[in-house]
RNA sequence: UCAGGAGUAGCUCAGCGGUAGAGCAAUCGACUGUUAAUCGAUGGGUCGUGGGUUCGAACCCCACCUCCUGAG
Numbered sequence: 001u002c003a004g005g006a007g008u009a010g011c012u013c014a015g016c017g018g019u020a021g022a023g024c025a026a027u028c029g030a031c032u033g034u035u036a037a038u039c040g041a042u043g044g045g046u047c048g049u050g051g052g053u054u055c056g057a058a059c060c061c062c063a064c065c066u067c068c069u070g071a072g
Stems, first nucleotide, its partner, number of pairs: 001071007010024004018055001026042005048064005
C1' cells in the first nucleotide's frame, strides 16, 4: 500500500429498512438464623465519526478512525 472481517448497554453478543434487545454484571425487593443460591423488578445506548439515499437507516451507499487476519 491492497483485500477481507469487526466496531451496538459495564462485559459477551443478537438485531439484514418500520418503537434498539438478551445473557451476565449493577441497584432494589422477595425468600432465610446469616451468606450464597433461586425468583421478581428497575436503571443503563449520540448503534465508532462525518456525509448521502429513503417517508423512514444500527441495517443500504461514500469517506474517515480504531482493531484483527491475509497478500505484497

The RNA shown here (transfer RNA) has 72 nucleotides and comes from Candidatus Microgenomatus auricola. Its Rfam family is "tRNA". Rfam's curators write: Transfer RNA (tRNA) molecules are approximately 80 nucleotides in length. Lineage of the source: Bacteria > Bacteria candidate phyla > Candidatus Microgenomatota > Candidatus Microgenomatia (nom. nud.) > Candidatus Microgenomatus.